[in-house]
RNA sequence: GAGUGAGUCGGGCGAUCGCUUCCCUUCGAUGGGAAGAGGAAAGUCCGGGCUCCACAGGGCAGGAUGGCCGUUAACGGCGGCGCGGAGCGAUCCGCGGAAAGUGGCACAGAAAAUAAACCGCCCGCAAGGGUAAGGGUGAAACGGCGGGGUAAGAGCCCACCGGCGCGCGAGUAAUCGGGCGCGCAUGCCAAACCCCAUCCGGAGCAAGACCAAAUAGGAGGCUGAGCGGCCCGCUCUUAAGGCCUCGGGUAUGGUCGCACGAGCCGAUGAGCAAUCACCGGCCUAGAGGAAUGAUCGCCGCCCGCAAGGGCACAGAACCCGGCUUACAGACUCACUC
RNA sequence: GCCGGAGUAGCUCAGCUGGUAGAGCAGCUGAUUUGUAAUCAGCUGGUCGGGGGUUCGAUUCCCUUCUCCGGCU
Numbered sequence: 001g002a003g004u005g006a007g008u009c010g011g012g013c014g015a016u017c018g019c020u021u022c023c024c025u026u027c028g029a030u031g032g033g034a035a036g037a038g039g040a041a042a043g044u045c046c047g048g049g050c051u052c053c054a055c056a057g058g059g060c061a062g063g064a065u066g067g068c069c070g071u072u073a074a075c076g077g078c079g080g081c082g083c084g085g086a087g088c089g090a091u092c093c094g095c096g097g098a099a100a101g102u103g104g105c106a107c108a109g110a111a112a113a114u115a116a117a118c119c120g121c122c123c124g125c126a127a128g129g130g131u132a133a134g135g136g137u138g139a140a141a142c143g144g145c146g147g148g149g150u151a152a153g154a155g156c157c158c159a160c161c162g163g164c165g166c167g168c169g170a171g172u173a174a175u176c177g178g179g180c181g182c183g184c185a186u187g188c189c190a191a192a193c194c195c196c197a198u199c200c201g202g203a204g205c206a207a208g209a210c211c212a213a214a215u216a217g218g219a220g221g222c223u224g225a226g227c228g229g230c231c232c233g234c235u236c237u238u239a240a241g242g243c244c245u246c247g248g249g250u251a252u253g254g255u256c257g258c259a260c261g262a263g264c265c266g267a268u269g270a271g272c273a274a275u276c277a278c279c280g281g282c283c284u285a286g287a288g289g290a291a292u293g294a295u296c297g298c299c300g301c302c303c304g305c306a307a308g309g310g311c312a313c314a315g316a317a318c319c320c321g322g323c324u325u326a327c328a329g330a331c332u333c334a335c336u337c
Numbered sequence: 338g339c340c341g342g343a344g345u346a347g348c349u350c351a352g353c354u355g356g357u358a359g360a361g362c363a364g365c366u367g368a369u370u371u372g373u374a375a376u377c378a379g380c381u382g383g384u385c386g387g388g389g390g391u392u393c394g395a396u397u398c399c400c401u402u403c404u405c406c407g408g409c410u
Base pairs, nucleotide, nucleotide: 001337002336003335004334005333006332007331008330009329011299012298013297014296015295016294017293019036020035021034022033023032024031038313042324043323045322046321047320048319049318050204051203052202053201057232058231059230060229062200063199064198065197066196067081068080069079070078071077082095083094084093085092086091096195097194101193102192103189104188105187118135119134120131121130122129123128143161144160146158147157148156162184163182164181165180166179168177169176170175208256209255210254211253218246219245220244221243222242223241224236225235226234227233263282264281265280266279268277269276270275300311301310302309303308338409339408340407341406342405343404344403347362348361349360350359356393364380365379366378367377368376386402387401388400389399390398
């Protein structure tokens, strides 16, 4: 100098006036004090907690995942390892089955998958036959290269490489190493249907619970209700309940759920790591038509000749673990050439 | 906040068992008419919302993102 991977911050300090919640004082008002957006709060793409429906059962359908092992509350996340590919390298990317079956492979090309003869080569007077070595087409052409062999050729035969099958050894396993056998039968596509293995009940805080207010005992029709795709099965109810239509009453409120949690910080230990165990410390928004703002001064950075302007992306809404996407700029660590 | 759906020509929509995208209206040119409309013939017009991936090949299959619409006391 060029790069690769991981991480941190993302304007600072002070003053004044406001906003939301909580605490103290006070009969109350006033007054005083404390706390007050993020790494993504976002998209809602996965997973879980929580709540209700059977604290959730069997089967079918449907969906998701996909090398192996681990981690976790769980995951499609993360970590380590294996194989293949790209790169000089640090490093990055990909991953079940095409020999269970069905299907597709446009155009070009002779032929696109039980093979097949257009040109060429060989035999033959010819008709015809042999030949997948060579040409040409295509994204893809039925093992590759070399030698032998042959009329010309061809795993027809042989060596090496590749492939398939069966033991052996190492490893938890993916897989790797080596041995024996088989001339080779088996093109590509599963982010096509499908098969195999594993997992998934449904809905979502507008879930749901309680309180207040109001009352109706109405008419007609259908029908047991619930498990929100279907069947079984289970539970409740045996005349109440449910649904629809018509016509009415009351309200369109309040409280909880709601923030102490798979929580944050630090040390030690186990483990390659993800992660886990234990100890010490801390309490850190909780609104509900929805607070977290504005002005001034100094400093930092950017734009501009200057006056002056601006501070990346963006803003909680039940809560967590991830992924993905957006992000001006500044900084740190490790590694490679 | 939660849950669904849709983006294709100027407009309204097809096409979505992957093979190079069409219809109607609109626009333009010509014919017809004295002229216009209607009618007939022909033509133009497409980042298939954007980006990435799978595949030989993507409007179609997968992922991500943007915009719009609807429902839920």
Source information:
Model confidence (mean pLDDT): 79 of 100. Predicted 3D model of RNase P RNA and transfer RNA as a complex of 410 nucleotides. Rfam match: Bacterial RNase P class A. Rfam links the family to the GO terms ribonuclease P activity, tRNA processing and dimeric ribonuclease P complex. By type it is a ribozyme.